[in-house]
């Protein structure tokens, strides 16, 4: 230089044919317990890497950037 993978909550990940984003730890608040773990009940948090297009509607198609892996030159 070319090819190809992955990029979704603080971490690990899901998320078959497009229908408005969940799951596990983990964090807050309450219960239980002398306390603390455990348990259980409840919420908080994600412009889905960045920009465009397609389409009523985009994490999902389509470009075209970025970063990191892998291969080949």
């Nucleotide at each position: 230089c070319g090819g190809g993978g992955u990029g979704u909550a603080g971490c690990g990940c899901a998320g078959a044919u497009g229908g408005u984003a969940g799951c596990g730890c983990g964090c807050g608040u309450g219960g239980u317990u002398u306390g603390g773990g455990u348990c259980c009940a409840u919420g908080a948090g994600g412009u889905c890497g960045g920009g465009a297009g397609u389409u009523c509607g985009a994490a999902u198609c389509u470009c075209u950037u970025c970063a990191c892996c892998c291969c080949g030159a």

A computed fold for a 73-nucleotide RNA from a Clostridiaceae bacterium, annotated as transfer RNA. Its Rfam family is "tRNA". Rfam's curators write: Transfer RNA (tRNA) molecules are approximately 80 nucleotides in length. The prediction has a mean pLDDT of 81. It was read from a public genome assembly.